The prediction has a mean pLDDT of 80. The RNA shown here (transfer RNA) has 73 nucleotides and comes from a Chloroflexota bacterium. Lineage of the source: Bacteria > Bacillati > Chloroflexota. It matches the Rfam family "tRNA". Rfam classes the family as a transfer RNA. The RNAcentral record of the sequence draws on ENA.
RNA sequence: GCCACCCUAGCUCAAUUGGCAGAGCACAAUACUUGUAAUAUUGCGGUUGUGAGUUCAAGUCUCACGGGUGGCU
Repeated sequence: GCCACCCUAGCUCAAUUGGCAGAGCACAAUACUUGUAAUAUUGCGGUUGUGAGUUCAAGUCUCACGGGUGGCU
């Protein structure tokens, strides 16, 4: 330099061929306990990497840029 793939909550990952952004863990509160842990219930947490485009509607399609992984030279 060229090619392919990936980027979503603090972390690991879903989201069916464009149609309400979710789960587990973590964190907080409460209950339980002499206390802690465990367990149960509830809650918190997102400009879906950035910026544009297409569309009634974009995490999903298109383009550019940034970052990462792998391969080729």